[in-house]
RNA sequence: AUAAAUAAUACGCUUAAUCCUUAAAAGAACGGGAGAACCAUUUUUGGGGUGAAUCACGAUUAUAUCGUGUAGGGUUAACUUUCAAUCCGAAUCCGUCAGCUAAUCUCGUAAGCGUUGAAAGACACAGGU
Numbered sequence: 001a002u003a004a005a006u007a008a009u010a011c012g013c014u015u016a017a018u019c020c021u022u023a024a025a026a027g028a029a030c031g032g033g034a035g036a037a038c039c040a041u042u043u044u045u046g047g048g049g050u051g052a053a054u055c056a057c058g059a060u061u062a063u064a065u066c067g068u069g070u071a072g073g074g075u076u077a078a079c080u081u082u083c084a085a086u087c088c089g090a091a092u093c094c095g096u097c098a099g100c101u102a103a104u105c106u107c108g109u110a111a112g113c114g115u116u117g118a119a120a121g122a123c124a125c126a127g128g129u
Stems, first nucleotide, its partner, number of pairs: 011114004018028002029109006039099001046097001047094004055069005072088005079121005
């Protein structure tokens, strides 16, 4: 000097998953589910929920598993848009049952990580007159 790894703090990212407070609980905020009329729908080919995470083709004797794409989703450090680059495209729950849905009822606030290219627009801030 370079590269990699670990630890701490600050900051930041996915996400509803944060703040406050307590002995516990509660509260604020953000999010999910159930649930009339009207309207809509067709229930073993079971059906449905959370979530961006759905679908297709192929490999494999088949399952399992894997690969290539894809609906869709995220990041590139104030905001929006465009270009470019890059990544994800899972998992799980209910248990024969739930459409929408006012009133009403009810639940969650976990988990996991470490990115920082360019242009335009608008806004904000500072200084001068």